Predicted 3D model of a 72-nucleotide RNA (transfer RNA) from Parcubacteria bacterium DG_74_2. It matches the Rfam family "tRNA". It is annotated as a transfer RNA. RNAcentral holds the sequence, with entries from ENA. The coordinates come from a structure-prediction model, not an experiment, and the mean pLDDT is 83. The organism belongs to Candidatus Parcubacteria, within Bacteria.
């Protein structure tokens, strides 16, 4: 350099163009002498970034970063 996968909450990963979810992990709370464990509940997102298409975009399309496999 060519090709192909991927980048989404602290972390692992979901989301047929149509109100961004879940599980760990935080916080409060009920239980318990007390801690775990278990329930019940809360908070957390510029969907790597810049254009674009279209009522609508995390999803389409272009451009560029990053990260991993290939092939040279």
């Nucleotide at each position: 350099g060519c090709c192909g996968a991927g980048g989404u909450a602290g972390c692992u990963c979901a989301a047929c163009a149509g109100u961004a979810g879940a599980g760990c992990a935080g916080c409060g709370g009920u239980u318990u002498u007390g801690u775990a464990a278990a329930c019940c509940g809360c908070a957390g997102g510029u969907u790597g970034g810049g254009g674009g298409u279209g009522c609508a975009a995390g999803u389409c399309c272009u451009c560029u970063c990053c990260u991993c496999g290939g092939c040279u």